[in-house]
Description:
This is a predicted structure of a 102-nucleotide RNA (SAM riboswitch aptamer (S box leader)) from Halobacillus sp. A1.

RNA sequence: CUCUUAUUUAGAGCAGGCUGAGGGAAUUGGCCCUUUGACGCCCGGCAACCGGUCUUUAGACACGGUGCUACUUCCAACGGAUUUUGAUCCGAUAGAUGAGAA
Numbered sequence: 001c002u003c004u005u006a007u008u009u010a011g012a013g014c015a016g017g018c019u020g021a022g023g024g025a026a027u028u029g030g031c032c033c034u035u036u037g038a039c040g041c042c043c044g045g046c047a048a049c050c051g052g053u054c055u056u057u058a059g060a061c062a063c064g065g066u067g068c069u070a071c072u073u074c075c076a077a078c079g080g081a082u083u084u085u086g087a088u089c090c091g092a093u094a095g096a097u098g099a100g101a102a
Stems, first nucleotide, its partner, number of pairs: 002101007013043001016042003022033003027077004044069003049065003052061003073094001078091005
């Protein structure tokens, strides 16, 4: 990188330290964050996917491996249904994360 599978509207510093200019996956259209310091790293925290421990069939813990820590995956763009034609819902595509395989 590819394939399979589960999850993807909840939660967690706008607190802190370092750095110094862009960032919110890709294309388009929007809308936001950001020198009042974004992004990234560290620390802290959240969660419970895998392993582990306890317990005994369903839970607990948070020890380890990840992961996450603005805005629903920030919203929409592809299809379908409903509709008071304002919009709402469902599905798909794509993405992200865990686990497994080669």
The coordinates come from a structure-prediction model, not an experiment, and the mean pLDDT is 84.